[in-house]
This is a predicted structure of a 1460-nucleotide RNA (small-subunit ribosomal RNA) from an uncultured bacterium. The coordinates come from a structure-prediction model, not an experiment, and the mean pLDDT is 83.

RNA sequence: AGAACGAACGCUGGCGGCGUGGUUUAGGCAUGCAAGUCGAACGGUUAUCUUUCGGGAUAAUAGUGGCGAAAGGGUGAGGAAUACAUGGGUAUACGUACCUCUAAGACUGGGAUAACCCUGCGAAAGUAGGGCUAAUACCGGAUGUGAACUAUGGUUCAAACGAUGGGGACCGAAAGGCCUGUUGCUUAGAGAGCGGCCCAUGUCUUAUUAGCUUGUUGGUGGGGUAAAGGCCUACCAAGGCUAUGAUGAGUAGCCGGCCUGAGAGGGUGGACGGCCACACUGGGAUUGAGAUACUGCCCAGACUCCUACGGGAGGCUGCAGUCGCGAAUCUUUCGCAAUGGGGGAAACCCUGACGAAGCGACGCCGCGUGCAGGAUGACGGCCUUCGGGUUGUAAACUGCUGUCAAGAGGGACGAAUCUAGUUUAUUUAAUACUUAGACUAGUUGACGGUACCUCGAGAGGAAGCCACGGCUAACUCUGUGCCAGCAGCCGCGGUAAUACAGAGGUGGCAAGCGUUGUUCGGAUUUACUGGGCGUAAAGGGUGUGUAGGUGGUUUGAUAAGGUUGGAAUGUGAAAGACCUCAGCUCAACUGGGGAAUUGCAUUCAAAACUGCCAGACUAGAGGAAUUGGGAAGUGAGCGGAAUUCUAGGUGUAGCGGUGAAAUGCGUAGAUAUCUAGGAGAACACCAGUGGCGUAGGCGGCUCGCUAUCAUUCUCCUGACACUGAGGCACGAAAGCGUGGGGAGCGAACGGGAUUAGAUACCCCGGUAGUCCACGCCGUAAACGAUGAGAACUGGGUGUACAGGGCAUCGACCCCCUGUGUGCCGAAGCUAACGCAUUAAGUUCUCCGCCUGGGGAGUACGGCCGCAAGGCUAAAACUCAAAGAAAUUGACGGGGGCCCGCACAAGCGGUGGAGCAUGUGGUUUAAUACGACGCAACGCGUAGAACCUUACCAGGGCUUGACAUGUACUAGUAAGCUCUAUGAAAGUAGAGCCCCUCUUCGGAGCUGGUAUGCAGGUGUUGCACGGCUGUCGUCAGCUCGUGUCGUGAGAUGUUGGGUUAAGUCCCGCAACGAGCGCAACCCCUAUCCCUAAUUGCCAUCCGUAAGGAGGAACUUUAGGGAGACCGCCUAGGUUAACUGGGAGGAAGGUGGGGAUGACGUCAAGUCAUUGUGGCCCUUACGCCCUGGGCUACACACGUGCUACAAUGGCCGGUACAAAGGGUUGCAAAACCGCGAGGUUAAGCCAAUCCCAAAAAGCCGGUCUCAGUUCGGAUUGAAGGCUGCAACUCGCCUUCAUGAAGCUGGAAUCGCUAGUAAUGGUGCAUCAGCUACGGCACCGUGAAUACGUUCUCGGGCCUUGUACACACCGCCCGUCACAUCAUGAAAGCUGCGUGUACCCGAAGUCGCCGAUCCAACCCUUAGGGGAGGUAGGUGCCGAAGGUAUGUGUGGUGAUUGGGAUG
Repeated sequence: AGAACGAACGCUGGCGGCGUGGUUUAGGCAUGCAAGUCGAACGGUUAUCUUUCGGGAUAAUAGUGGCGAAAGGGUGAGGAAUACAUGGGUAUACGUACCUCUAAGACUGGGAUAACCCUGCGAAAGUAGGGCUAAUACCGGAUGUGAACUAUGGUUCAAACGAUGGGGACCGAAAGGCCUGUUGCUUAGAGAGCGGCCCAUGUCUUAUUAGCUUGUUGGUGGGGUAAAGGCCUACCAAGGCUAUGAUGAGUAGCCGGCCUGAGAGGGUGGACGGCCACACUGGGAUUGAGAUACUGCCCAGACUCCUACGGGAGGCUGCAGUCGCGAAUCUUUCGCAAUGGGGGAAACCCUGACGAAGCGACGCCGCGUGCAGGAUGACGGCCUUCGGGUUGUAAACUGCUGUCAAGAGGGACGAAUCUAGUUUAUUUAAUACUUAGACUAGUUGACGGUACCUCGAGAGGAAGCCACGGCUAACUCUGUGCCAGCAGCCGCGGUAAUACAGAGGUGGCAAGCGUUGUUCGGAUUUACUGGGCGUAAAGGGUGUGUAGGUGGUUUGAUAAGGUUGGAAUGUGAAAGACCUCAGCUCAACUGGGGAAUUGCAUUCAAAACUGCCAGACUAGAGGAAUUGGGAAGUGAGCGGAAUUCUAGGUGUAGCGGUGAAAUGCGUAGAUAUCUAGGAGAACACCAGUGGCGUAGGCGGCUCGCUAUCAUUCUCCUGACACUGAGGCACGAAAGCGUGGGGAGCGAACGGGAUUAGAUACCCCGGUAGUCCACGCCGUAAACGAUGAGAACUGGGUGUACAGGGCAUCGACCCCCUGUGUGCCGAAGCUAACGCAUUAAGUUCUCCGCCUGGGGAGUACGGCCGCAAGGCUAAAACUCAAAGAAAUUGACGGGGGCCCGCACAAGCGGUGGAGCAUGUGGUUUAAUACGACGCAACGCGUAGAACCUUACCAGGGCUUGACAUGUACUAGUAAGCUCUAUGAAAGUAGAGCCCCUCUUCGGAGCUGGUAUGCAGGUGUUGCACGGCUGUCGUCAGCUCGUGUCGUGAGAUGUUGGGUUAAGUCCCGCAACGAGCGCAACCCCUAUCCCUAAUUGCCAUCCGUAAGGAGGAACUUUAGGGAGACCGCCUAGGUUAACUGGGAGGAAGGUGGGGAUGACGUCAAGUCAUUGUGGCCCUUACGCCCUGGGCUACACACGUGCUACAAUGGCCGGUACAAAGGGUUGCAAAACCGCGAGGUUAAGCCAAUCCCAAAAAGCCGGUCUCAGUUCGGAUUGAAGGCUGCAACUCGCCUUCAUGAAGCUGGAAUCGCUAGUAAUGGUGCAUCAGCUACGGCACCGUGAAUACGUUCUCGGGCCUUGUACACACCGCCCGUCACAUCAUGAAAGCUGCGUGUACCCGAAGUCGCCGAUCCAACCCUUAGGGGAGGUAGGUGCCGAAGGUAUGUGUGGUGAUUGGGAUG
């Protein structure tokens, strides 16, 4: 990623159907309505109609009376059990109005009272007194079908001659009696439905709540109830519940169901349905069939309202509505037409139940916003490689259709009733009435003129939202530039962003789309299905043992068990879900039927399994016996070595200690040595991955006591077993208490060293302690980081103990068995490492423990402890990781092997001086830019006076200094000369000159104008190409196939040798290959062949120049040869190869060069050039003059010259190579001291020139000094180049003559034709700052023992917490800020317990002098019975006092934690 929701928010919004809508404050409520009805129970009253004036009819109704008001409707506060669900029970504990059925009855009397009238009180609400009256109101008596009780004799208990319809005979004046129907009443029985009570099972979190309970548990008597019961009371007994979680705390209405899920589960309980609870908060009863009563009553309290201040009224968690709360939830609508309910005989009345409509896209479902054709593929937009592509048949346009909406017309189902009449049946004496049915007529619709149907017109009125980096379907441009922003996770954004924002396009869904929240899923991430614990989190430190769990073989019996297979019955409500059929046009929605509801209960049957009961067995376990083992424990005794101390002897200056020292000890005699004695502690060798013990642990010897293990053979018991929550015991070291002891050692402490410091490591001392006894502590990396027990599953090889066999006189050796303890390994397991009969394999039983890291094994609470502390054990907050094993690299003050001018051994330098040059810094208008460890700094620059030039100042130009297209224009083209001005560029002007081709259209060329554009040494080397540096000319870097590994990866490439080399050989799960190495190429060293000018000259001529001639030599430049460990010898593995030798010009890659693997450093370069993006466009472009790049308190790099005698100076003299030369090199000659000048032969070069090589050699001089060293600096005079040497060139001569006498720390180069030293040439270039760079030749050394160390590198191996890779990572304090939290003197809120005080209403009990009609007695006055006002007692809500307890908030200060 999915599904869901009573949702909310953002953007958007056409229609309809069906649902659904205060989840928060059980917060407060204005207003209206939500429970009445019956006149056929009753007496009155009023109104209307009518009247024969007597009355009658109709309607209404305050009151009495009856029924209802306990239902329906709302809400979920409380409640963890007086609840709910499922199943039972209540014939030894029940009730029941209305309804149905059955049986019987309904007789006879009486006295009141409201209404009404009169008189009062009060503001009101209301209320007091007097008088009259009725009943289906109330009361007495009778009867007793029957019922209850019972001592079985008996006792007790009813009612409405009610109401009403009809009526022939008979009676009566009438009413009526009477007859009959309906209905009501009474006593019983039964039923249905509804309820009360009881039982079993199930039902959240917490043990940091472990003990709770006094009406408590039971009994007896009594009371009470419809009913059992401590439900209540008196007495008696002392019980009852609890680790299978009592008691307490927190949270919560429960269920059918709903959501999710493959299921098992998890979450949830809104709507609908069942049950419960509640009705402003708390308490209480009354009435009644039923209530402890939502719209009843009483009391207390809070709140609101009225008031005349005396007193009263009220309860929306009913329907609407209002305020408040909130992210958030509707109309103060219509109707009783339907369904249902109450009353009534009925009509009918009432019904905010209900039926409807309204509002909200809140959800589900359906429909529409058009369909077909239509390509030069229009315009526009966007992109572009500029060709085009895409939007896109999309539009326009043409044809068509007509859903929905809007308009017009028609128009329902839902209706059944009810009234009247006719008729049939029933009933009856009856053709009457009543009831039931049929028919006829009339009548009842809120929704609603709605659904639906028809008609006309017309594409007209109707599309958005989100996404487009991966997960995940969908891509480009522009803007932005770690900003703004995005983000579910990973992560995007620092100038080319498919990730931000916008646009175009695309994808998805669609009247919706996204976001947020919540639940399940994915998550086998709490694991029943279905996980783990050696190292990732996780085995208790060890034993013993209680509860519990589990348990060997066998027989019989039993039937407790979702153990198994089976049958039946009841229940599992309906709705929902599933299947099927059907009704709304479909669907959502709704109806009928079925299946399902895996559950619970009861019954029947079987008896294999488990259990229980009874019996048996011996393989588990245990006991006895036998033979042995051991540092097993404990107590006592004994021993020697060592150490130290004491005493004495000998003896003298040191000892001791360390890396080196010092402190320390010692002339008061140490150390050393000898003798004697004391003390305490520990037991060398033996000694061993040897032994014993549960673990901790145990080590001299002997004895006593105790425990254990193993082997063998028999005997005995007969499942007695395993594990083990709690409990109990043991438990290293350190530590604590009391008392001893104290030799050595030795925390703390003192001193000495080391060091930047050294609260350490090292040294000298030294107290607790270490030792003993007794008592605490209870923890360790208490580790095999591996719980205990049992069974099974290939081996090999050690070792300890015991036994057996063979053999022997006896042993040893050898073989076998058991128990223990190690190593290596098969299968198997494991993430890997590894484990592997001593399992981490395959299984069973039981216990303990784990669930991301940090916070934290911490806080609080509790328990333990003398203390230290231990055990138990969270949360807030914070992070996106923490971790395990293995891999490849990198790194290591890890290891092994090896190499390099890396060190060492040498030679010469740098660092000190002066100068040159580059850089930094500073300065400046500017001192242009780049390069910065090696790998920037005589680098780009192989030449900055102008130019270069990019910098600065000033003056100018704007299609431009340069390229090209188009259009127009001019052709006086272009060009040349001159004038003015100016620093020049330029500006203005004059003169000369008067273009070419032509098909006559034009074209070329040039100037001008305009427009596209040019131009940029502006920016980005971190956008790039190309080129380059560096590791490094180091020997490495990889691939294919195969094999191994879950994989990253490994192997090959490692190993043994060898090499300069991954060079080669051998071996090897590898076999091959590529890029590198080497070789092939160039120069050089030897020879040969060929060739022979300008080069050469053995020979000839010539003084020479030169010539003849030659091709021998040198040289030149083409081609070959040669070197390969080829040969010998030795070593080596018979190899590779190495040492030595011969030969050879050269010997082991002969010496140089070119050649630079995969890659690293975002190394360097946008200023060589190319180039994307960005930026400037009368300037960041272009031209010019002048200046600057050359500055100068300073610092560094690279060089030159020196400091001198191995030298300077003077004179003479010898020998090169390689180059360059026509805008050039220039001989010779002459001039000048010289730089140079004049003139000029030769040379486009093996011919001529530059050109002198220098050091060297010979001779002379200087004689150790700031010099005859050194040459800086400065003055003067010159020369050369060049438009031009002031800033700012080089050279010459004369004069001047600075620092410097060999250079601190440190540092560089070089291994042979090398270093050192000497000169020569060339590029650039007018000239030159060249002492630089690149080449050339001359002279020409020293040293290397060796690889310990320094630096760099290669290979193997090892550790790693590193991987931008040690310039890594990372810990703690302190400082600051923010956040959450613990403690804290206290303050404060809420809940709750106990004791006491006060005690409302009220039931119950008692009293009852007040009052009283019914019944009884009566002498009629009264009395009795019975009741009642009132009083009082128990209980008792709220309240109060006191004292606990639980849980929040806050709190100066303080503790740690987290983040930055």